[in-house]
């Protein structure tokens, strides 16, 4: 330098162009003599950055940044 994959909540990760979900963690409550487990509820997201297409973009297109693998 070229090719491919990835970047979404604190962590790990889903997500056909039409409301962004889950598990763990965290907070509150229930249960218990008390913990753990279990049950119920809740908070938490500029979807890596910018631009474009579209009525509408996490999703499609372009540029850039970061990580990994491969080729040279």
């Nucleotide at each position: 330098g070229g090719g491919c994959g990835g970047g979404u909540a604190g962590c790990u990760u889903a997500g056909c162009g039409g409301u962004a979900g889950a598990g763990c963690g965290c907070c509150c409550g229930g249960c218990u003599g008390a913990u753990a487990a279990c049950c119920g509820g809740g908070a938490g997201g500029u979807c890596g950055g910018g631009a474009g297409u579209u009525c509408g973009a996490a999703u499609c297109u372009c540029c850039c940044c970061c990580c990994g693998c491969c080729c040279a």